Predicted 3D model of a 74-nucleotide RNA (transfer RNA) from a Bdellovibrionales bacterium.

This record gives sequence, structure tokens and C1' cells, in this order.
RNA sequence: CGGGGCGUGGCGCAGCCUGGUAGCGCACUUGCAUGGGGUGCAAGGGGUCGGAAGUUCAAAUCUUCUCGCCCCGA
Repeated sequence: CGGGGCGUGGCGCAGCCUGGUAGCGCACUUGCAUGGGGUGCAAGGGGUCGGAAGUUCAAAUCUUCUCGCCCCGA
């Protein structure tokens, strides 16, 4: 320098191809059950999707640029 993969709540991931309210598990908070813990049940909070721009009525999703990590080639 060229090509490819990944980036989404605290952690691990799905959703992207086929645009239409951001979800799952664990964790966290509260309540109930227990003498307490563990555990179970119920309820709840937390992310605008690495960043910027574009297309569109509407973008995590499509397009362009860019940042970080990893792999391959030179």
C1' cells in the first nucleotide's frame, strides 16, 4: 500500500441479505417466598447501533468517507 472480517445496554450475541417502534441470555434494581443465604417467581431501569455525510416519507439495515481491532497478500 491492496483485499477481507468484526464493531449493537455492564458482558456475550441476534437483528442487516429482503429498510418500517432496537431485541435475547447473563448481570443490575425493586417486591414476594426463606430465620438468612442460595434459588424460584413477578415487575422495572439502562444502548440510537464505532464516527461523519448521502439516499429515502422512514436507515442498525442501502451508498460514500473515516476510526479501532483481527486475518491475508505485497
Its Rfam family is "tRNA". Gene Ontology term of the family: triplet codon-amino acid adaptor activity.